[in-house]
Context: one part of a larger RNA
RNA sequence: GACGAAUGCUGGCGGCGUGCCUAAUACAUGCAAGUCGAACGAACGGAGCUAGGAACUUGUUCCCGGCAAAGUUAGUGGCGCACGGGUGAGUAACACGUGGGGAACCUACCCUUCUGCGGGGGAUAACCAUUGGAAACGAUGACUAAUACCGCAUAGAAUCGCAGAUCGCAUGAUCAACGAAGGAAAGACGGCUUCGGCUGUCGCAAAAGGAUGGCUCCGCGGUGCAUUAGCUAGAUGGUGGGGUAACGGCCUACCAUGGCAAUGAUGCAUAGCCGACCUGAGAGGGUGAUCGGCCACAUUGGGACUGAGACACGGCCCAAACUCCUACGGGAGGCAGCAGUAGGGAAUCUUCCGCAAUGGGCGCAAGCCUGACGGAGCAACGCCGCGUGUGUGAAGAAGGUCUUCGGAUCGUAAAGCACUGUUGUUAGAGAAGAACGACCGCUAGAGUAACUGUUAGCGGAGUGACGGUAUCUAACCAGAAAGCCACGGCUAACUACGUGCCAGCAGCCGCGGUAAUACGUAGGUGGCAAGCGUUGUCC
Numbered sequence: 001g002a003c004g005a006a007u008g009c010u011g012g013c014g015g016c017g018u019g020c021c022u023a024a025u026a027c028a029u030g031c032a033a034g035u036c037g038a039a040c041g042a043a044c045g046g047a048g049c050u051a052g053g054a055a056c057u058u059g060u061u062c063c064c065g066g067c068a069a070a071g072u073u074a075g076u077g078g079c080g081c082a083c084g085g086g087u088g089a090g091u092a093a094c095a096c097g098u099g100g101g102g103a104a105c106c107u108a109c110c111c112u113u114c115u116g117c118g119g120g121g122g123a124u125a126a127c128c129a130u131u132g133g134a135a136a137c138g139a140u141g142a143c144u145a146a147u148a149c150c151g152c153a154u155a156g157a158a159u160c161g162c163a164g165a166u167c168g169c170a171u172g173a174u175c176a177a178c179g180a181a182g183g184a185a186a187g188a189c190g191g192c193u194u195c196g197g198c199u200g201u202c203g204c205a206a207a208a209g210g211a212u213g214g215c216u217c218c219g220c221g222g223u224g225c226a227u228u229a230g231c232u233a234g235a236u237g238g239u240g241g242g243g244u245a246a247c248g249g250c251c252u253a254c255c256a257u258g259g260c261a262a263u264g265a266u267g268c269a270u271a272g273c274c275g276a277c278c279u280g281a282g283a284g285g286g287u288g289a290u291c292g293g294c295c296a297c298a299u300u301g302g303g304a305c306u307g308a309g310a311c312a313c314g315g316c317c318c319a320a321a322c323u324c325c326u327a328c329g330g331g332a333g334g335c336a337g338c339a340g341u342a343g344g345g346a347a348u349c350u351u352c353c354g355c356a357a358u359g360g361g362c363g364c365a366a367g368c369c370u371g372a373c374g375g376a377g378c379a380a381c382g383c384c385g386c387g388u389g390u391g392u393g394a395a396g397a398a399g400g401u402c403u404u405c406g407g408a409u410c411g412u413a414a415a416g417c418a419c420u421g422u423u424g425u426u427a428g429a430g431a432a433g434a435a436c437g438a439c440c441g442c443u444a445g446a447g448u449a450a451c452u453g454u455u456a457g458c459g460g461a462g463u464g465a466c467g468g469u470a471u472c473u474a475a476c477c478a479g480a481a482a483g484c485c486a487c488g489g490c491u492a493a494c495u496a497c498g499u500g501c502c503a504g505c506a507g508c509c510g511c512g513g514u515a516a517u518a519c520g521u522a523g524g525u526g527g528c529a530a531g532c533g534u535u536g537u538c539c
Stems, first nucleotide, its partner, number of pairs: 001538003005535005012386006018379002020344001025342003029339003034079003039076002042073003048067003052063005086297003096221007105214002110210004115205003118152001120150002128141005159180003164175004187202006223269003230260003235257008272294004276287004299320005322333004350376001352375003358372001359370004389419004399410004423480001424476006439460007483528005488509003494523005504511002
């Protein structure tokens, strides 16, 4: 000098940050991932319209039917749930950083180009009926739809066969003629219609390219112990096969006997890595909180499924420990998400408000969801800023302390007088800024036979958690706001009394045994200041 600090005394305000470093211990409760009815059947709903009947107050009500808009949803289906958020247990490793290779690779949504969306089929949930179980959850039978599922037709990709051209650092790469096998949603919602169809938007499929994200390989770098010296059988290499998006002992059968190591293998211990942060003139040394990038993990261990992407925190299966429910047959759970609880500890916060903004998911959109995020709350935990008054005022008051008793000092300090109002209190103004986008209307451009729709411009209405907050104005009162540590030397700052090697102090040297500037108290002084000391850690 620094700190994610703790602790003693003290404590007025604001802004911006930060806040379980220990038990990756166990968790009550609530919330943290949904969305789409413009994919689908069904159910509910019922504005409104209406056939018939009745009552009479002759235009109303009631009864029984039919059509049906808006809207709502359990289920099938699509997309998302692999992001965002948390933690640092493991990991000494291509985990990370940096620089490269992939002619051994993948990439949903997005963008560009191009070509298509033809014709069929069989089911199944929901619903209904029966039924098992305490529950969790099922079983059977019958029915039904789709952008769910499965064949068929059509295909420039990939594969195979066969001529060829160009190029490269090896394996090889690129282009291209011919033949074989191979996809989709006939979809949804609008507009026009002569009901034949045309057209717009979204969507779907194949191919090529891009972007983004990932995967993999390699060089180099960052740690302690040699009181760890030998390690290794899928081990090192080859061939055939399998597997993967892809190379590869990644796996397997056979064959060979290799491979690493004093330039430290192997083992043990410790540890997430980096941008950065602290210190230092630098070189270095230390650290890896908040913020950003990467990795790993999700009670412990293992496994795969789905999917473009996981071996998946709030998915599944198995085993284990623990907790809970039970009718004892069987089931349920996973806060290292946000709050919060217990425990541990020197020690670390609210079971708050809102989706208004930014961002994300879904949706044509309206919108819904979002403990991400935006905010508020608590804590002097840190940094920065402000205040606790200003000017004048000598009878140098009273009082305290010291005294050589003359005086000195606290000290212009106080009082008194004159002001100011930062802050504070009260009242008022303030829906300020934070708002762009989306919605509606008009105009124009491209496109279309035309319309709808789309793009650009203009106009309109409306949307704020924070918050009656920030800020501003007015009034009022010096009123409500100063402590802590030190004073022997290092080191700025001295006297008196008490004590008498006692009580005590102390970072080092060292003080204290009767005049202690070193202990305790008082006065004074010095330093810093809403803080000041101490302790811990690093330089």
The part of an RNA shown here (small-subunit ribosomal RNA, 5' domain) has 539 nucleotides and comes from an uncultured bacterium.